This is a predicted structure of a 72-nucleotide RNA (transfer RNA) from an Oscillospiraceae bacterium. Taxonomically the source falls in Oscillospiraceae (Bacteria, Bacillati, Clostridia, Eubacteriales). Its Rfam family is "tRNA".
[in-house]
């Protein structure tokens, strides 16, 4: 310079056209003389960003910016 796969909550991740979800972390409560486990509840997101397609886009196209592997 080119292929290619990724970017989704604090962290790891999942979801491939119909309002966005699991774990851990965080916050409340339960339970215990106290901690730790364990239980129940909540809060937390411009789906990297810009533009197209679509009645509807995290989901498809195109650019762009960013991370990784590979190839010359």
């Nucleotide at each position: 310079g080119c292929u290619u796969c990724c970017g989704u909550a604090g962290c790891g991740c999942a979801g491939g056209g119909g309002c966005a979800g699991c774990g851990c972390a965080c916050c409340c409560c339960c339970u215990u003389g106290g901690u730790a486990a364990g239980g129940g509840g909540g809060a937390g997101g411009u789906c990297a960003c810009g533009g197209g397609u679509u009645c509807a886009a995290a989901u498809c196209c195109c650019g762009u910016c960013g991370g990784a592997a590979g190839c010359u």